Notes:
A computed fold for a 72-nucleotide RNA from Saccharimonadales bacterium (SeqCode), annotated as transfer RNA. RNAcentral records the identical sequence in 2 taxa. Its Rfam family is "tRNA". Taxonomically the source falls in Saccharimonadales (SeqCode) (Bacteria, Bacteria candidate phyla, Candidatus Saccharimonadota, Candidatus Saccharimonadia). The sequence is in RNAcentral, with records from ENA and MGnify.
RNA sequence: UCUGGGGUAGCUCAGCGGCAGAGCGGGCGCCUGUUAAGCGCUUGGUCGUCGGUUCGAAUCCGACCCCCAGAG
Numbered sequence: 001u002c003u004g005g006g007g008u009a010g011c012u013c014a015g016c017g018g019c020a021g022a023g024c025g026g027g028c029g030c031c032u033g034u035u036a037a038g039c040g041c042u043u044g045g046u047c048g049u050c051g052g053u054u055c056g057a058a059u060c061c062g063a064c065c066c067c068c069a070g071a072g
Stems, first nucleotide, its partner, number of pairs: 001071007010024004018055001025043006048064005
């Protein structure tokens, strides 16, 4: 330098143009002699940045930034 993949909640990741979600974690409670486990409720986001397309973009297009792999 080129090619491919990736960047979404504190972490690991889903998300096919029309409410942004799960698990884990955090908080509160139930249960228990206590803890752990289990159960319930709850808490969570400038969707990497900037533009473009569209009535509407996490999703499509472009540029750039960062991470991983490969090629040279």